[in-house]
Context: one part of a larger RNA
Molecule: large-subunit ribosomal RNA, domain VI
Organism: Candidatus Omnitrophota bacterium
Formats: sequence, C1' cells, structure tokens
RNA sequence: CGUUUGAUACUUGAGGGAAUUCGACCCUAGUACGAGAGGACCGGGUUGAACGAAUCUCUGGUCUAUCGGCUUUCCUACCAAGGGAAUUGUCGAGUAGCUAUUAUUCGGUCUGGAUAAGUGCUGAAAGCAUAUAAGCGCGAAGCCAACCCCAAGAUUAGGUAUCAUUACUCCCUAGGAGAUGACUAGGUUAAUAGGCUUCAGGUGUAAGAUCCGUAAGGAUUUCAGCCGAGAAGUACUAAUUGAGUAG
Repeated sequence: CGUUUGAUACUUGAGGGAAUUCGACCCUAGUACGAGAGGACCGGGUUGAACGAAUCUCUGGUCUAUCGGCUUUCCUACCAAGGGAAUUGUCGAGUAGCUAUUAUUCGGUCUGGAUAAGUGCUGAAAGCAUAUAAGCGCGAAGCCAACCCCAAGAUUAGGUAUCAUUACUCCCUAGGAGAUGACUAGGUUAAUAGGCUUCAGGUGUAAGAUCCGUAAGGAUUUCAGCCGAGAAGUACUAAUUGAGUAG
C1' cells in the first nucleotide's frame, strides 16, 4: 500500500513446515515345528539408545553491585573499625536469572484411505484353464490423512461477534519483552518501578561492651550482623499536566 468505512477480539484452513528412528528383555511358550539340537509367527507388556521440544522443582555449572576469610599498599591524625587499588586482588560459599543428556518432564503412538512387490475372488477371449481382458478384494517402516506448528498478499485477499464518540498513539513508571521499532504489565478510580515492613533464601555468629588470659587470642551478649535480582504487604517517592490521530 492492498483487501473499497474504520477498529477490537476470536476464528476457518487453500497451502507450507516439523516429526516419522532403532534395540534389549519378559509373557504367550520351551508352546507350534523338529528324531534331537534347537526354536518361532501372531498378540500383549516392560525398559532403553540416539534425536527433538519445553522447563529450572530436584542434581550440578555460573552468578564481576551478596556474605565471609586472608595479603600488600594508600587514606580516614593514631588504636580499633572501615574505604580505595592490586585480573572480580585472591580464597571459601552463594539467591534470582541464565544454563546441562551432567538435571527434570514430555514426544514418535493409535487409526483410516489409496497402493508397491506379492497374494486372491469371479471370469471370458480360447466350451478347459487362467488373479485380467470387463469387474471386485487383501497387502508395507514407504504415499495421503490423522498428531504438532505457521498460515487469508489464499489479489479467489475468507468468516463470526462487538463498537463507532469511542479507540489508539504521543508522554511517563516498568519487564514475563527487547539492538531500535515492536510486545507485555501499568499510569492516582493506581501496587508499574523505587523506597519501607515482614518473610523466603545466602553468608556464617557483626560492631560495641563485659569477662578470662602477660600476650597472641578466647568466651558471652549472638542461629548474630549484613545482604543484588525472590514472595507478600504498604501510596512514602515517581507514573503530573496535556496534545494528537482515526469517519
């Protein structure tokens, strides 16, 4: 831009894509078969491999603005306590998030149709025979559907419902989104983000004080103190005011 008024929501599915895999064991059954040795079809069940999708409850990884230990140096006059730098200074842990056949869950199924090789029914040409010439069947991991995804620019541009003085945007607060647009949640009739409170979770028992020890140090106060992303609550702060577009 088109789809011939516009918008919102929900859809149909022409067409396209993805997938389609393979084993082992058990039962049937040591049955059928076979002198024996051996050993089934059909059918049912269990469990895997590889592949794929989703997810982070568990197991792990990471977690450079979390907590703690330690070293050198500079600074806060000094002690103590802290801050900066040293690859995140280094080491030990680690929430949210992200993530792994190193984790968890799920998938291939079932079924139908037309067929291949093959195998049949009826049946003449050719009084017989013949699955074929007319006609009618069965038959595969394969084909077409079925399951999942996209899909009306499918120009044959579809359908349904509602609205048309309401809808959307600019702007602002943000993230389940994200390079930017877009998408999503909100904008005081408000829990959208920050702050605060409580909780979860992490770290691991702060500072100060008191006591013990000559001291290094230890004990008590103290499962303390501190804390990024997590959960709930709470208008304290910021989403003000306003403008535009669309028949």